This is a predicted structure of a 371-nucleotide RNA (Bacterial RNase P class A) from a Burkholderiaceae bacterium. It matches the Rfam family "Bacterial RNase P class A". Rfam classes the family as a ribozyme. Of the family's consensus pairs, 94% are formed in the model. It is recorded under the gene name rnpB. The coordinates come from a structure-prediction model, not an experiment, and the mean pLDDT is 75.

[in-house]
């Protein structure tokens, strides 16, 4: 100096002004919503997005379901060890791949029981049992070769002759064939009756997981209707402004529960809580003593706008140095200019995974130069 590896941190900073939202304090008058309860509008103080707040994939705290206990089915983890409230995170190790390294990946339990599967070649692929040779036994046919019998047909007056189709029976040769078991040559594959190979097929083993989620759950509870009870009412109740008579003509009153719009908690947490330190245990994850802070939160809807001034990173008419005859390279300044990403809480908490403009820091490899 190039090229890589593991690991941390930053995501502009200040100030003015204008807004928005939570929380606490003053003030108690008026305005506006509302049926009420209440609510909001004013001044002052102080608080306000992240590493991912996201995907909602994994584990938990929390709440209902019967004090979630057992079983059974389904999930889901998988070397060994530790860490954690818990995990499929983390950390450390052994293996097996991958990289020259520095590192990085993980589909790392079991083939004992049982079931599946094994491309292509191969006759067969886990199931039996033979493509091919070679020998060996048994059956049954074929041809050839001998014997014995002999139709059809022909000669012949006859006796008789020829003629050989076919049939019986022997032994013997030649070629095949089917069956049984034997020996092992050759040829196909990872892998061929031999205790192959796949568990990331099912399975088997250990462990783990009860469902369902904050639109969970819990409390409060209004008009109108609609239900239950008692009471009153065509022997005129209720209405008619308080009462008579007169009208009207079927309901009327009271008090219970249950739902529903609403409202209130949950829910903004003193907590698996942040920061920092340590002659503290551990390789490490992490734990463990000290010390100091309280740290966003909804109507489920706030957290921004403008200006300047500084930082940072590109461009950047032109200036000024070096080098060079030049062309030109090459280094500072520098008006002004553009640009700062991914995304944005919503019950809370640890983790994975995934998006991200650029920056910086440490350590650590391999190459190539120099001394």
């Nucleotide at each position: 100096g190039a090229a890589g590896c593991g690991g941390g941190c930053c995501a502009g900073a200040c100030c003015g002004u204008c807004g928005c939202u939570g929380g606490g304090g003053c003030g108690a008058g008026c305005g506006c919503c509302g049926a009420a309860a209440g609510g909001c509008g004013g001044c002052c103080c102080u608080g306000g997005a992240g590493g991912a707040a996201g995907g909602u994939c994994c584990g938990g705290a929390c709440u209902g379901c019967a004090c979630a206990g057992g079983g059974c089915a389904g999930c889901g983890u998988a070397g060994c060890g530790g860490g954690u409230a818990a995990c499929g995170c983390c950390c450390g190790u052994c293996c097996a791949c991958c990289g020259c390294g520095a590192g990085g990946u993980g589909c790392g339990g079991a083939u004992c029981a049982g079931a599946g599967c094994c491309a292509c070649a191969g006759a067969g692929a886990c199931g039996a049992g033979u493509c091919c040779g070679c020998g060996u036994u048994g059956c049954g046919g074929g041809c050839c070769g001998c014997g014995g019998c002999g139709a059809a047909g022909g000669c012949g007056c006859a006796a008789g002759c020829c003629g050989g189709a076919g049939u019986c029976a022997c032994g013997g040769g030649c070629a095949g064939g089917c069956a049984a078991g034997g020996c092992g040559g050759g040829g196909u594959g990872a892998a061929a009756c031999g205790c192959g190979g796949c568990a990331a097929u099912c399975u088997c083993u250990a462990c783990g997981c009860g469902c369902a989620g904050c639109a969970a759950c819990a409390c409060c509870g209004a008009a109108u209707a609609g239900g239950c009870a008692c009471g009153c009412a065509c022997u005129g109740a209720c209405c008619u402004g308080g009462c008579c008579c007169g009208g009207c003509g079927a309901g009327c009153g009271u008090g219970c529960g249950g739902g529903u719009g609403g409202g209130u908690g949950g829910c903004a947490c003193c907590g698996a809580g942040c920061c920092g330190c340590g002659u503290c245990g551990g390789c490490a994850a992490c734990g463990c003593g000290c010390g100091g802070c309280c740290c966003a939160g909804a109507c489920g809807g706030a957290u921004g706008g403008c200006g300047g001034u500084c930082a940072c990173a590109c461009c950047g008419g032109c200036g000024c140095g070096u080098c060079g005859c030049a062309a030109g390279a090459u280094g500072c300044g520098a008006a002004g200019g553009u640009g700062c990403a991914c995304a944005g809480a919503a019950u809370c908490c640890g983790g994975c995974c995934u998006a991200c403009c650029g920056g910086c820091c440490c350590g650590c490899u391999u190459c190539a130069c120099u001394u």